[in-house]
Context: one part of a larger RNA
RNA sequence: GGGUUGUCAAGGAACUAGGCAAAUUGGACUCGUAACUUCGGGAGAAGAGUCGCCCUCGAGAGAGGGUCGCAGUGAAAAGGCCCAAGCGACUGUUUACCAAAAACACAGGUCUCUGCUAAAUCGAAAGAUGACGUAUAGGGGCUGACGCCUGCCCGGUGCUGGAAGGUUAGGAGGAGAUGUUAGCGCAAGCGAAGCAUUGAUCUGAAGCCCCAGUAAACGGCGGCCGUAACGAUAACGGUCCUAAGGUAGCGAAAUUCCUUGUCAGGUAAGUUCUGACCCGCACGAAUGGCGUAACGAUUUGGGCACUGUCUCGACAGCCCGCCCG
Numbered sequence: 001g002g003g004u005u006g007u008c009a010a011g012g013a014a015c016u017a018g019g020c021a022a023a024u025u026g027g028a029c030u031c032g033u034a035a036c037u038u039c040g041g042g043a044g045a046a047g048a049g050u051c052g053c054c055c056u057c058g059a060g061a062g063a064g065g066g067u068c069g070c071a072g073u074g075a076a077a078a079g080g081c082c083c084a085a086g087c088g089a090c091u092g093u094u095u096a097c098c099a100a101a102a103a104c105a106c107a108g109g110u111c112u113c114u115g116c117u118a119a120a121u122c123g124a125a126a127g128a129u130g131a132c133g134u135a136u137a138g139g140g141g142c143u144g145a146c147g148c149c150u151g152c153c154c155g156g157u158g159c160u161g162g163a164a165g166g167u168u169a170g171g172a173g174g175a176g177a178u179g180u181u182a183g184c185g186c187a188a189g190c191g192a193a194g195c196a197u198u199g200a201u202c203u204g205a206a207g208c209c210c211c212a213g214u215a216a217a218c219g220g221c222g223g224c225c226g227u228a229a230c231g232a233u234a235a236c237g238g239u240c241c242u243a244a245g246g247u248a249g250c251g252a253a254a255u256u257c258c259u260u261g262u263c264a265g266g267u268a269a270g271u272u273c274u275g276a277c278c279c280g281c282a283c284g285a286a287u288g289g290c291g292u293a294a295c296g297a298u299u300u301g302g303g304c305a306c307u308g309u310c311u312c313g314a315c316a317g318c319c320c321g322c323c324c325g
Base pairs, nucleotide, nucleotide: 001320002319003318004317005316006315007314008313010311011310014309019306027051028050029049030048031047036041038145052067053066054065055064056063057062068072080304081303082302083301084300085299086298087296088295092104093103108143109142110141111140112139113138114137120129121128122127146291147290148289149288151221152220153219156218157217158214159213160212161211162210165209166208167207171203176198177197178196179195180194183190184189222240223239224238225237226236249283250280261277262276263275264274265273
């Protein structure tokens, strides 16, 4: 000097990104226990007291009395607590070896497919799973307890339905054309049949175009100008565009750039936090919206208790290092 285990005056988070680490609390019994709540909880809430030994009484539980110590769950083992907010309802699951979470799952909700040789999946096939099940069943997608709710848009893309018209493949069909040449012709040339190469009208399915429906399908949900008896603002009016122009609720938010927005609270002092405001750069309704008791090795802010985290270090045990021998 390092490691590890302990102790500490006064102060008590001044440490630090952050009370990280450590300390506090801790058992049993008695009393007592708030907001909120889904009436189960919250709750061991919080908080307070008692605990040894001896005598008497009592069947005992225990009651009464006495008494010792600094200390009686006499050592060890044995919750720190409270307030507020975000997220996720919850118990669970996960990155074996840097992430345990707000991610995944979940019960519940909803859409959609599937009538049984089911759909779907594996497999060239046989066959198998689904299922020895049968729509209160099975597959897939999204959402994610519960409460209150879930607005407008079908123009685009998708899906479903429709079949009148347009377009349209192979196929079917064979008008015609070309080559060849028996023949005809003085020649130029014409040219049957056959063979060969092509080949029009017409016929012709799904699809696409088309017509409807459908958003808890993929998705989308405006701009400019003016206006009220101070000023400001605009319930109101005009105009352009759109398929329709964001409803309820929430809002500087896990979303706010400007921004440490402004006001209020908490502090002596607060870029964090809480409550409001709304000017939402760029919230918004099952890619769910807003609440929510309980729960969480979750995240954020505050407080009480407690402490070597710190002011600011000191000392001790053990181990290592170092020095002498």
Large-subunit ribosomal RNA, domain IV from a metagenome, 325 nucleotides, folded computationally. The full RNA is in RNAcentral, with records from SILVA. Model confidence (mean pLDDT): 88 of 100.